[in-house]
Molecule: THF (Tetrahydrofolate) riboswitch aptamer
Organism: sheep gut metagenome
RNA sequence: CAGAGUAGAAGUGACAGCGUUAAGUGCCGGCUGAACGGGGAGUUGUCAGACGGACGAAAAGUUCUUCUUGCGGUUGUCACUUCGCAUCCCGCUG
Numbered sequence: 001c002a003g004a005g006u007a008g009a010a011g012u013g014a015c016a017g018c019g020u021u022a023a024g025u026g027c028c029g030g031c032u033g034a035a036c037g038g039g040g041a042g043u044u045g046u047c048a049g050a051c052g053g054a055c056g057a058a059a060a061g062u063u064c065u066u067c068u069u070g071c072g073g074u075u076g077u078c079a080c081u082u083c084g085c086a087u088c089c090c091g092c093u094g
Stems, first nucleotide, its partner, number of pairs: 001094003008083010018072003027053003031049004038090004059069003
């Protein structure tokens, strides 16, 4: 001088759920907590929890309350693809 490597993030698909009697998702506020390459530090960034606030939806069919087809910036798991430590120091490979 160059490079590798994580947690994780996003997208697509499959499967199984939840809601459609509106929860969830998304937005705002402060609070609490957690994680962030092999080691250390670590934010005004990220994530989670409970609380408060604003906004807010797609139902249809049916053998008649069950099932089917839809719908929801819906949840989880798996597969594939892409991205990938905010940053600093040390270490590793050449």